FMN riboswitch aptamer (RFN element), 114 nucleotides, folded computationally. The sequence was found by an Rfam model in a public genome assembly.

[in-house]
């Protein structure tokens, strides 16, 4: 240094804005947020997690274009868009709840083998 095993820690952000209304952080307007790995730096590419369904191992699961720069970018820059589980409640990405949960993964240290 590599592989394997068991362990520890870390591991998701965001409206007391205005309007209408009896009532809305849910509608309308405006504002605002973006988990992990890969790859030129990614919410919208390729995968994973989360979530949902069930025969518990599988399946299903959101959204972007145009121009520019470059050796290389659907990742950067400019412009204009779009998306967001379940239960609750006036219809919710942003409130409350399951959740002091789960988790991709990251870091650390230990043992064995090479």
């Nucleotide at each position: 240094g590599a592989u394997u095993a068991a362990c520890u820690u870390u591991g998701g952000g965001g409206g007391u804005u205005g309007g209408u209304g009896a009532a809305a952080a849910u509608c309308c307007a405006c504002a605002u947020c973006g988990g992990c790995g890969g790859u030129a730096a990614a919410g919208u590419c390729c995968g994973c997690g989360c979530g949902c369904a069930u025969u518990u191992a599988u399946g299903c699961u959101g959204a972007a274009c145009a121009g520019g720069u470059u050796a290389a970018u659907u990742u950067c820059c400019u412009g204009u868009a779009c998306c967001g589980a379940c239960g609750g409640u006036a219809u919710a990405g942003u409130c409350c709840g399951g959740a002091u949960g789960a988790g991709a993964a990251a870091a650390g240290a230990u043992a064995a083998u090479c």
Its mean pLDDT, the model's own confidence on a scale to 100, is 84.